[in-house]
RNA sequence: ACGCAUGUAGCUCAACGGUAGAGCGGCGGAUUCCAGAUCCGCUAGGUGCGGGUUCGAAUCCUGCCGUGCGUG
Numbered sequence: 001a002c003g004c005a006u007g008u009a010g011c012u013c014a015a016c017g018g019u020a021g022a023g024c025g026g027c028g029g030a031u032u033c034c035a036g037a038u039c040c041g042c043u044a045g046g047u048g049c050g051g052g053u054u055c056g057a058a059u060c061c062u063g064c065c066g067u068g069c070g071u072g
Base pairs, nucleotide, nucleotide: 001071002070003069004068005067006066007065010024011023012022013021018055025043026042027041028040029039030038048064049063050062051061052060
């Protein structure tokens, strides 16, 4: 340089055009002599940035940026 993949919550990942979710984590509570485990509740992102298509975009198209793999 070129090709492919990928970017969503603090972390790991869903959502395959129509209300952005789960697990872990964190906080509070129950239980316990204390803690752990368990149970209940709470906590967080307009989805890397810009543009386009569409009634409607995390999702489709496109230009950049970051990361990974490959080719030379």